[in-house]
Context: one part of a larger RNA
RNA sequence: CUGGGCGUAAAGCGCGCGUAGGCGGUUUUGUAAGUUGGAUGUGAAAGCCCCGGGCUUAACCUGGGAACUGCAUCCAAAACUGCAAGGCUAGAGUACGGUAGAGGGGGGUAGAAUUUCCGGUGUAGCGGUGAAAUGCGUAGAGAUCGGAAGGAAUACCAGUGGCGAAGGCGGCCCCCUGGACUGAUACUGACGCUGAGGUGCGAAAGCGUGGGGAGCAAACAGGAUUAGAUACCCUGGUAGUCCACGACGUAAACGAUGAGAACUAGCCGUGGGGACCUUGAGUCUUUAGUGGCGCAGCUAACGCGAUAAGUUCUCCGCCUGGGGAGUACGGCCGCAAGGUUAAAACUC
Numbered sequence: 001c002u003g004g005g006c007g008u009a010a011a012g013c014g015c016g017c018g019u020a021g022g023c024g025g026u027u028u029u030g031u032a033a034g035u036u037g038g039a040u041g042u043g044a045a046a047g048c049c050c051c052g053g054g055c056u057u058a059a060c061c062u063g064g065g066a067a068c069u070g071c072a073u074c075c076a077a078a079a080c081u082g083c084a085a086g087g088c089u090a091g092a093g094u095a096c097g098g099u100a101g102a103g104g105g106g107g108g109u110a111g112a113a114u115u116u117c118c119g120g121u122g123u124a125g126c127g128g129u130g131a132a133a134u135g136c137g138u139a140g141a142g143a144u145c146g147g148a149a150g151g152a153a154u155a156c157c158a159g160u161g162g163c164g165a166a167g168g169c170g171g172c173c174c175c176c177u178g179g180a181c182u183g184a185u186a187c188u189g190a191c192g193c194u195g196a197g198g199u200g201c202g203a204a205a206g207c208g209u210g211g212g213g214a215g216c217a218a219a220c221a222g223g224a225u226u227a228g229a230u231a232c233c234c235u236g237g238u239a240g241u242c243c244a245c246g247a248c249g250u251a252a253a254c255g256a257u258g259a260g261a262a263c264u265a266g267c268c269g270u271g272g273g274g275a276c277c278u279u280g281a282g283u284c285u286u287u288a289g290u291g292g293c294g295c296a297g298c299u300a301a302c303g304c305g306a307u308a309a310g311u312u313c314u315c316c317g318c319c320u321g322g323g324g325a326g327u328a329c330g331g332c333c334g335c336a337a338g339g340u341u342a343a344a345a346c347u348c
Base pairs, nucleotide, nucleotide: 004319005318006317007302008301012316014201015200016199017198021194022193023192025088026087027086028085029084030083031082033081034080035077036076037075038074039073040072041071042070049065050064051063052062053061054060091191092188093187094186095185096183097182098181099180103177104176105175106174107173108172109171110154115149116148117147118146119145120144121143125136126135162169163168207246208245209244210243211242215241216240220236221235222234223233258315259314260313261312262311263310266293267292268291269290270289272286273285274284275283276282277280297304298303321348322347323346330341331340332339333338
């Protein structure tokens, strides 16, 4: 160097965009760098290998051959790769018309409910639990009616439904805006795939500044339980949860399954699109989506099975016994918390 792997055994970066690099559709002509054939030169000798010879044999010595898989130059070939030039349209994209959607950002607005406050009615309890107590209440609670304030979240619809690269996204209306799908034509003409570095996005918690604060609720206080109870249960309750801007950059960031392409039985749902009329709980079709089963095949098994973990190709990432340890040290990043990169001794 080659050779093995990554759903659950160690192993897919949380997810995009993209630089270098790697890889790349179809056709014609040329070229000859890679490639192939030939020639010449060189590739010291010894050694190794093959066939002989000499010491009684062997080790050893010795003759010839082969080999030295390489390099240089020249001649030739032109299938494949490269390069140059010219075409093509099946990949990719653009234009035009439609469709669905909690995709994103901003502004406005609605109703239900909780809580608090004010007022009316009204009287002795309320609340809570396994049972209680702390707590609230005759200074009038709880219940009920009317009014007001304020914050947060949007019941039903709601669905292995939809959208988004992932994180994620759910009342209604308006404005701005990204992507997908689809129809029939026209256009560009390989413009593509992947992607070390890089760069952007990235739940929750926590952080900074300033707001906000209804409910919930780490910490904390009290009541119970208990041998104890720094818990589970109960009554309270502050950060926080919410908003703006900034910073953090991690998750069982999961499908524990990287991205792209091609190929390989079927059946049944569901979402989107198209067509047809006989307008129906209709028929046909499409594959870009999302599910269930299942053949072949794969798999240690479980299972996967056109949304592959099947059969192949391209590119990237990662793994190499357990512990020590995702730690120490150093670097980089961060206000901090910490993140990232990442060992060794020792031990089994």
A computed fold for a 348-nucleotide part of an RNA from an uncultured prokaryote, annotated as small-subunit ribosomal RNA, central domain.